[in-house]
Context: one part of a larger RNA
Molecule: small-subunit ribosomal RNA, 3' major domain
Organism: uncultured bacterium
RNA sequence: UGACGGGCGCCCGCACAAGCAGUGGAGCAUGUGGUUUAAUUCGACGAUACGCGAAGAACCUUACCAGGACUUGACAUGGAAUUAAAGGCCGUAGAGAUACGGAGAUAGUUAUAGUUCACACAGGUGGUGCAUGGUUGUCGUCAGCUCGUGUCGUGAGAUGUUGGGUUAAGUCCCGCAACGAGCGCAACCCUUGUCCUUAGUUGCCAUCAUUAAGUUGGGGCCUUUAAGGAGACUGCCGGUGUAAACCGGAGGGAGAUGGGGAAGACGUCAAAUCAUCAUGCCCCUUAAGUUCUGGGGGACCCACGUGCUUCCAAGGUCCGUACAAAGAGAAGCAAGCCACUGAUGUGGAGCAAAUUUUAAAAAACCGAUUUCCGUUUGGAUUGUGGUUUGCAACUUGGCCUCCAGAAGCUGGAAAUGCUAGUAAUUCCGAAUCAACCAUGUCGCGGUGAAUACGUUCCCGGGCUUUGCACA
Numbered sequence: 001u002g003a004c005g006g007g008c009g010c011c012c013g014c015a016c017a018a019g020c021a022g023u024g025g026a027g028c029a030u031g032u033g034g035u036u037u038a039a040u041u042c043g044a045c046g047a048u049a050c051g052c053g054a055a056g057a058a059c060c061u062u063a064c065c066a067g068g069a070c071u072u073g074a075c076a077u078g079g080a081a082u083u084a085a086a087g088g089c090c091g092u093a094g095a096g097a098u099a100c101g102g103a104g105a106u107a108g109u110u111a112u113a114g115u116u117c118a119c120a121c122a123g124g125u126g127g128u129g130c131a132u133g134g135u136u137g138u139c140g141u142c143a144g145c146u147c148g149u150g151u152c153g154u155g156a157g158a159u160g161u162u163g164g165g166u167u168a169a170g171u172c173c174c175g176c177a178a179c180g181a182g183c184g185c186a187a188c189c190c191u192u193g194u195c196c197u198u199a200g201u202u203g204c205c206a207u208c209a210u211u212a213a214g215u216u217g218g219g220g221c222c223u224u225u226a227a228g229g230a231g232a233c234u235g236c237c238g239g240u241g242u243a244a245a246c247c248g249g250a251g252g253g254a255g256a257u258g259g260g261g262a263a264g265a266c267g268u269c270a271a272a273u274c275a276u277c278a279u280g281c282c283c284c285u286u287a288a289g290u291u292c293u294g295g296g297g298g299a300c301c302c303a304c305g306u307g308c309u310u311c312c313a314a315g316g317u318c319c320g321u322a323c324a325a326a327g328a329g330a331a332g333c334a335a336g337c338c339a340c341u342g343a344u345g346u347g348g349a350g351c352a353a354a355u356u357u358u359a360a361a362a363a364a365c366c367g368a369u370u371u372c373c374g375u376u377u378g379g380a381u382u383g384u385g386g387u388u389u390g391c392a393a394c395u396u397g398g399c400c401u402c403c404a405g406a407a408g409c410u411g412g413a414a415a416u417g418c419u420a421g422u423a424a425u426u427c428c429g430a431a432u433c434a435a436c437c438a439u440g441u442c443g444c445g446g447u448g449a450a451u452a453c454g455u456u457c458c459c460g461g462g463c464u465u466u467g468c469a470c471a
Base pairs, nucleotide, nucleotide: 001471002470004467005466007465009463010462011461012460013459015455016454019418020417021416023414026309027308028307029306030305031304032303033302034300035299042053043052064295065294066293067292068291069290070289073121077120078119079117080116081115082114083113089102090101091100092099093098123284124283126282127281128280132278133277134273135272136271137269139267144183145182146181147180148179149178150159151158152157163174164173165172189261190260191259192258194230195229196228197227198226199225200224204219205218208217209216233255236249237248238247239246240245298437311411315370316369317368318367320365327358328357329356332351333350338345339344377408381404383402385400386399387398388397424447425446426445428443429442430441
């Protein structure tokens, strides 16, 4: 000087407390461990692994296993020789890779192509993340981390950065052997909330006509769209204070960083990743490389994590009726009509989209029914029959219909999230994608709470100080 303390003091955070809703019980989905297996590919393991890499495992993917094949190789560059092709099509054999044969007659006259030969080499999701780059997690959006000059100290170092206040903040003020500066904080960026200007098509419709209909003429008010501005600064008032600032108020769409995001200082964990990629060294080279078929990654006594659906009356079922936002669409989204109980089929108007389609928003509301029951609860699971994607749904896809209908009556110890348009609840969309195991992830709107006395305690963090088994 740090680190540490079941030392002291001060301060903060959904850290506790106050509340709300869940987890832990049940069934299922999914990840992991374990076990099993020919293989169940690999990685991730307290917080910071476990719906994680994986924004899509039937083949492919695929790295694993069994078997069949190849050896200058599936891919790249270089040398030599040779061919009229190569590719595609047909036939035979085969699980296919592949091998053999045939038809065909096109570009082109050169080696840009194919084949063969030899060697340099290719190739490796093989090892090492404790050799590395790059990227990432975490402490933590915590308020810290440093430097120059000066001063003090023999020196390590100290000072500044401590102190008194204040702040979300090393934010600012005052003081002070310090005076300044840098990386962080804040601001600049995006979005949302109010207004104005400009612009009116594909959007809008108050006034005037018109229509079944903003349908058409028309309009430039409104809504909205998208470009530019305005607006909030403790600016004003009162109180306290030396000041910084704090408390209250006015005006205002918004009030004290307005809400949200992006943005993560010096560093810590030899943290994670050699399987995104790159890369040193080591290793394999008729195999640890390449290719094909099939299997596996989906196994199943069990244990754990994360979720979905529940156990019902603020409910279930049926009928009717209303209101979104944000997205996506050409190998695509697909309307109306028709068939079907339905999944879906037929067909193809329109749309590269403020024009058209997806598209029905659902909770909500109005009625009807149900009356405490394992039931009109709950839907697992088995079976019947279908449908769709795709060479192909047996291992192992999704969806629909019908029959039957399991556990479960609010969950022990423990322990999670959340402070406002939040929690809770309710639908909608997208990426990946032929299809889909999505209840996941990332977004969107609708309805919309309760509680916070407070900081004694638990956890984590910041500053000062003190002690010294540590460096």